Predicted 3D model of a 73-nucleotide RNA (transfer RNA) from an Ignavibacteria bacterium.
Rfam family: tRNA. Gene Ontology term of the family: triplet codon-amino acid adaptor activity.

RNA sequence: GGGCCUGUAGCUCAGUUGGUAGAGCGCCUGAUUUGCAUUCAGGAGGUCGUCGGUUCGAAACCGGUCAGGUCCA
Numbered sequence: 001g002g003g004c005c006u007g008u009a010g011c012u013c014a015g016u017u018g019g020u021a022g023a024g025c026g027c028c029u030g031a032u033u034u035g036c037a038u039u040c041a042g043g044a045g046g047u048c049g050u051c052g053g054u055u056c057g058a059a060a061c062c063g064g065u066c067a068g069g070u071c072c073a
Stems, first nucleotide, its partner, number of pairs: 001072007010025004019056001027043005049065005
């Protein structure tokens, strides 16, 4: 330098024909307990890496760019 893959909640990851953004763990509150843990109920938490384009509508499609991984040189 070139090819390919990945980027979504604090962490690990889903997201099906382009049509309401989700799960587990973690965190907060309440109940339970002498207390902790467990369990139960509820809740907070997201510019979907970033910029632009297509579209009535984009996490998803197209282009640029950034970061990480991998292969080739």